The prediction has a mean pLDDT of 78.
This is a predicted structure of a 170-nucleotide RNA (c-di-AMP riboswitch aptamer (ydaO/yuaA leader)) from a Verrucomicrobiaceae bacterium.
Rfam family: c-di-AMP riboswitch aptamer (ydaO/yuaA leader). Rfam links the family to the GO terms regulation of gene expression and cyclic-di-AMP binding. From the family's description: This family represents a conserved RNA structure found upstream of the ydaO and yuaA genes in Bacillus subtilis and related genes in other bacteria.
RNA sequence: AUGGCACCGCAGCCGAAGUCAUCGCUCCUUCCUGAGUGGUGGCACGGGGGACCCAAACUCCCUGAGUCGAAAGACGCAGGGCGGGGCGAAGGAAGGCGGGUAACCGCUGACCAGUCCACUUCCAAGGACCAGUCCGACAGCUAACCUCGCAGGCCGAUUUGGAAGGGCGA
Numbered sequence: 001a002u003g004g005c006a007c008c009g010c011a012g013c014c015g016a017a018g019u020c021a022u023c024g025c026u027c028c029u030u031c032c033u034g035a036g037u038g039g040u041g042g043c044a045c046g047g048g049g050g051a052c053c054c055a056a057a058c059u060c061c062c063u064g065a066g067u068c069g070a071a072a073g074a075c076g077c078a079g080g081g082c083g084g085g086g087c088g089a090a091g092g093a094a095g096g097c098g099g100g101u102a103a104c105c106g107c108u109g110a111c112c113a114g115u116c117c118a119c120u121u122c123c124a125a126g127g128a129c130c131a132g133u134c135c136g137a138c139a140g141c142u143a144a145c146c147u148c149g150c151a152g153g154c155c156g157a158u159u160u161g162g163a164a165g166g167g168c169g170a
Base pairs, nucleotide, nucleotide: 012154013153014152018043019042020041021040022039023038024037025036026035027034045149046148047147048146049145054140060081061080062079063078064077066075067074068073083138084135085134086133087132091112092111095108096107097106098105099104114129115128116127117126119165120164121163122162123161124160125159
């Protein structure tokens, strides 16, 4: 000097997750002041429940023996199987593999839909994501009303080109 890793600060990004006041604690300072953290209460922002009207409504499926019947099928019994909803982009799904007598269950999954690549929008090319979690048999929409959250993570990022607009600096 260059490269890598870690930490801190400023600015920024995803997200509703910001701000004000007050009290306690810790740190700095001669003082003023400031910073961090926890509690409480407002404002802002976000979510859920909740009328009329509107919308919706499929009387479940498989196996077994029994009863009725010409048959199709029906009836009840026993056992097995299948819920619904919220936050979020994270929903659907042919086919394949495995379990099961079956209904069905688990894994995988082309493709479709959706989200994103850092000022915004459009176009083109190239890409990334497509999780997680909560309620607990229960909730469509929904005025009044009721109620909850206000976290966490990343940090030159996940790229390039064109057009238009905007912002900042000189």